[in-house]
RNA sequence: CUUAUCAAGAGCGGCUGAGGGAACAGGUCCUGUGAAGCCCGGCAACCGGCACGAGAGUGCAAUGGUGCUAAUUCCUGCGGAGCAGAGUCUCCGAAAGAUGAG
Numbered sequence: 001c002u003u004a005u006c007a008a009g010a011g012c013g014g015c016u017g018a019g020g021g022a023a024c025a026g027g028u029c030c031u032g033u034g035a036a037g038c039c040c041g042g043c044a045a046c047c048g049g050c051a052c053g054a055g056a057g058u059g060c061a062a063u064g065g066u067g068c069u070a071a072u073u074c075c076u077g078c079g080g081a082g083c084a085g086a087g088u089c090u091c092c093g094a095a096a097g098a099u100g101a102g
Stems, first nucleotide, its partner, number of pairs: 001102006011040001013039003019030003024077004041069003046065002049060004073096001078093005083087001
């Protein structure tokens, strides 16, 4: 850089001890009834594996490579649409980000 996905799912475990939710801003939430991190467990099934198929693809397992395991990617930040009352509203898209594959 390209591409796919991001509303589902996942512990009342152990160690350790103060912060955390990507960055900036605003909001808000979690946290000594124990944050982050590590280990174990778990979830999912992107790659890989297996089966079927001309292919697109579908299904199976989870022993391999990743990933994930509060809240939609916690919400807003840019653009568009909607509306009897125009908003701390609703919806759509983008940007940014995360993860996989290349």
This is a predicted structure of a 102-nucleotide RNA (SAM riboswitch aptamer (S box leader)) from uncultured Ruminococcus sp. Its mean pLDDT, the model's own confidence on a scale to 100, is 86. The RNAcentral record of the sequence draws on MGnify.